This is a predicted structure of a 264-nucleotide RNA (Bacterial large signal recognition particle RNA) from Desulfothermobacter acidiphilus. Of the family's consensus pairs, 95% are formed in the model. The gene name in the source record is ffs. The prediction has a mean pLDDT of 77.
């Protein structure tokens, strides 16, 4: 160098979460690299780090060591979106005050000073309205209302009596029209009338004085009051987008090293 057996050894790795920590199963990035069983209210270890059971290939590197490159993730900064708490700067409603502008009103007299009435509150009275009653006329009793009481009825020797239903009249209770008078009762009742009281506001009348008044609109103020839909403000959650640094890193590249036993 060959062959034949065997051993290291390899049959994925990597993030981010969990976890004391280290795999694993579940998500992600790689991307081809064996099977079965167990596991997220977790399974299985203890720095030598999945447990258990099988299987292929085996010094050729797919094994080591160094060194370059790198896909993703992960921190970390700024933008930009989107949804949340939050206090209330803008804004926006309302109160209060103010009187620049603008309207109203004023010499046919703003307002103000005095003085008189109203409105209010009580007490007398009147009055309209609505309801009840008187009151007038009218209907209106089979018997238990009156008057007459046919007929029939019933006493009598007779003459001549009673009692009484119908039916007419007239009326009780009841019912109905009717306008004035009367009378009684109500209140969402009065441009009423008398008195007495009250007297902040508001209306108004007399008189004196003489130029504003008002607070509608607009403005302007207030360590007033409200609201949170929209802008800022603060805070934290999430997404996307760049960037530097930074860690962790599949892959990939390029050096180097390279077992053991037999036989030939």
């Nucleotide at each position: 160098c060959c062959g034949u057996g065997c051993u290291a050894g390899a049959c994925g790795g990597g993030g981010a979460g969990g976890u004391a920590g280290c795999g694993g199963u579940g998500c992600c990035c790689u991307g081809c690299a064996c099977c079965c069983g167990c596991a997220a209210u977790c399974c299985g270890c203890u720095a030598u780090a999945g447990c258990g059971g099988g299987g292929u290939c085996g010094a050729a590197g797919u094994c080591c060591u160094g060194c370059c490159u790198g896909c993703g993730g992960g921190c970390u900064c700024g933008g930009c979106u989107u949804g949340u708490g939050g206090a209330a700067c803008g804004g926006c409603c309302c109160c209060u005050g103010u009187a620049a502008g603008g309207g109203g009103u004023g010499a046919c007299g703003a307002g103000g000073g005095c003085u008189g009435g109203g409105u209010c509150u009580c007490g007398c009275g009147c009055g309209a309205c609505g309801g009840a009653g008187c009151u007038u006329c009218c209907c209106g009793a089979a018997c238990c209302g009156u008057g007459u009481c046919a007929g029939g009825u019933c006493c009598u020797g007779a003459c001549g009596g009673a009692a009484g239903c119908a039916g007419c009249a007239c009326u009780a209770a009841g019912g109905g029209a009717a306008u004035c008078c009367c009378u009684c009762c109500g209140g969402g009742u009065g441009c009423c009338g008398c008195g007495a009281g009250g007297g902040c506001g508001c209306c108004u009348g007399g008189u004196c004085u003489g130029a504003g008044c008002u607070a509608c609109c607009u403005g302007c103020a207030g360590c007033g009051g409200g609201u949170a839909a929209c802008g800022g403000c603060c805070g934290g959650a999430a997404g996307c987008c760049g960037g530097c640094g930074u860690u962790c890193a599949a892959g990939g590249g390029c050096a180097g090293g390279u077992g053991c036993a037999c036989g030939g």
It matches the Rfam family "Bacterial large signal recognition particle RNA". It is annotated as a non-coding RNA gene. Rfam links the family to the GO terms signal recognition particle, plasma membrane targeting and SRP-dependent cotranslational protein targeting to membrane, signal sequence recognition.